About this RNA:
Bacterial RNase P class A from an Acidimicrobiia bacterium, 399 nucleotides, folded computationally. Its Rfam family is "Bacterial RNase P class A". The family's RNA type in Rfam is ribozyme. The prediction has a mean pLDDT of 78. It is recorded under the gene name rnpB.
RNA sequence: CGAGUCGGCCGGGCGGCCGCGUGCCGGGCGCUUCGGCGCACCGGCCCGAGGAACGUCCGGACUCCACCGGGCACGGUGCUGGGUAACACCCAGUCGGGGCGACCCGCAGGACAGUGCCACAGAGAACAAACCGCCGAUGGCGGGACCGGUCUCCGGAGCGGCCCCGCACAGGUAAGGGUGAAACGGUGCGGUAAGAGCGCACCAGCACCCGGGGCGACCCGGGUGGCUCGGCAAACCCCACCGGGAGCAAGGCCACGCAGGGGGAGGACGGCCCGUCCGUAGACACCCCCGGGUAGGCCGCUGGAGCCGGCGGGCAACCGCCGGCCGAGAGGGAUGGCCGCCACCGGCGGUUCUCAGGAACCGCCGGCACAGAAUCCGGCGUACAGGCCGACUCGCCAC
Numbered sequence: 001c002g003a004g005u006c007g008g009c010c011g012g013g014c015g016g017c018c019g020c021g022u023g024c025c026g027g028g029c030g031c032u033u034c035g036g037c038g039c040a041c042c043g044g045c046c047c048g049a050g051g052a053a054c055g056u057c058c059g060g061a062c063u064c065c066a067c068c069g070g071g072c073a074c075g076g077u078g079c080u081g082g083g084u085a086a087c088a089c090c091c092a093g094u095c096g097g098g099g100c101g102a103c104c105c106g107c108a109g110g111a112c113a114g115u116g117c118c119a120c121a122g123a124g125a126a127c128a129a130a131c132c133g134c135c136g137a138u139g140g141c142g143g144g145a146c147c148g149g150u151c152u153c154c155g156g157a158g159c160g161g162c163c164c165c166g167c168a169c170a171g172g173u174a175a176g177g178g179u180g181a182a183a184c185g186g187u188g189c190g191g192u193a194a195g196a197g198c199g200c201a202c203c204a205g206c207a208c209c210c211g212g213g214g215c216g217a218c219c220c221g222g223g224u225g226g227c228u229c230g231g232c233a234a235a236c237c238c239c240a241c242c243g244g245g246a247g248c249a250a251g252g253c254c255a256c257g258c259a260g261g262g263g264g265a266g267g268a269c270g271g272c273c274c275g276u277c278c279g280u281a282g283a284c285a286c287c288c289c290c291g292g293g294u295a296g297g298c299c300g301c302u303g304g305a306g307c308c309g310g311c312g313g314g315c316a317a318c319c320g321c322c323g324g325c326c327g328a329g330a331g332g333g334a335u336g337g338c339c340g341c342c343a344c345c346g347g348c349g350g351u352u353c354u355c356a357g358g359a360a361c362c363g364c365c366g367g368c369a370c371a372g373a374a375u376c377c378g379g380c381g382u383a384c385a386g387g388c389c390g391a392c393u394c395g396c397c398a399c
Stems, first nucleotide, its partner, number of pairs: 001395010012342007020048002023045005028039004050370001054381002057379005062247004074243005079093005094108001095106004109238002114236002116232003131177002133173003138170002140167005146161003150157002185203006204228001206225008251299004261290004266278004306325008344367010
C1' cells in the first nucleotide's frame, strides 16, 4: 500500500420565530357545604422518543382465575460447565464442518427398544441386487484323439470310460463398467474357474477392557475381538429436564339518569334444613333503607432485575460494595414546522500542488437514513443515509 476478520461507538450541532403534551407556580372565569374543585382561557418555569421505541418470536415481573398430592394426555427444550429473576438468550469450552489465515457456521441426546420412510435415475435401496462385463470349476449341448466291451454285409455302426477344444443353457461371481445423495470398508500380497475378509499384513471404523488428563462434554496412549454393522428422529417414537390458564381491553375504586333491581320485619350461628339465641321502639309507602352496575371519571402508571463513576472478584458472561443521579407517561393519544449558520455526503465548475492514480481550497446545486413510546423489564430477529475508534490476519514492496 492492497485485500480481509472481529469488537465497540455515534447516528447531526448552534441560534431565532411560531406551535404541542404532562407537572408546578401565578392570574382570569365558573361552581362551592368556604375545606376546595373544574376549565378546548392567559402567562412563566422544568421536562418531553430509539438504537432499534419496530416485529410481537421467546423469557420474566405484575394482575385476575383455577389449584391437596400424584399420574395420563399435550406442548417445549436437547453436547458440557457457568451466568441470570428466567429463557429457545449470553459467556467459556468440547465435537463436527468451512477458510491459507484472523475467524466463521452448527435444532449437536438416542438409529443393536420398536415401527416407518429413502424421490429421480438404476438390474438392484436394506435379512442386498446379476444390466454390461468376467468365469463356466460342476451339470448340459456340440466336435475331436485314445482305450475297453458289443454287433457286423468287415467298409463300419453304436455304447461306456478318460482327455482336449468349442458354446454360454443351468449356474458361479459384487474385482471392473454404468446409475445414484447413498451400492454393504481402503491398499497390497496370496488364493480362485472367475471372484470375494476367503486368508494374511498395514490403515480406517465399531464394540469391549486397561492406564493417564479434565468438574464435565471429551481428549491422549495401549490391548482384545469378530471382520464391517447405510442414512433419516426438522417421521412416529424412546430418554432426561421444564411447563396451570388468560393477559394492563389484566385488575381495582367511585358512580350521571323522568335507567333499573331488592327490602321495610326479621337478624346471627360463614350457603340450605332443623335447632338455639337476639330483636320486632319510633316513623309510615309521593317515605325510608340496601347493594349491583351502564355512560363517564380515577387508580394501576412508571424509582427500576434502573443509569453513571470508582474499587474488588471472575478468562468471560456476570456479580458484590461504596458514592452520585432522576431521564416521557398520553388517552381528543404530545415530542412538530419554517428560516439562518456550521458539519457531513454526492455532482458540476474554477485555482494551486502532483509520484498523473489523485489531493487541498473556493463557489453553485442537491441530499442528510431506518423509524417513532402506550404496563414494565431481559433477550432474539429485522431495517438503517453517513461516519468514528480499537485489536488482529493474509499478500506485495522498502528499511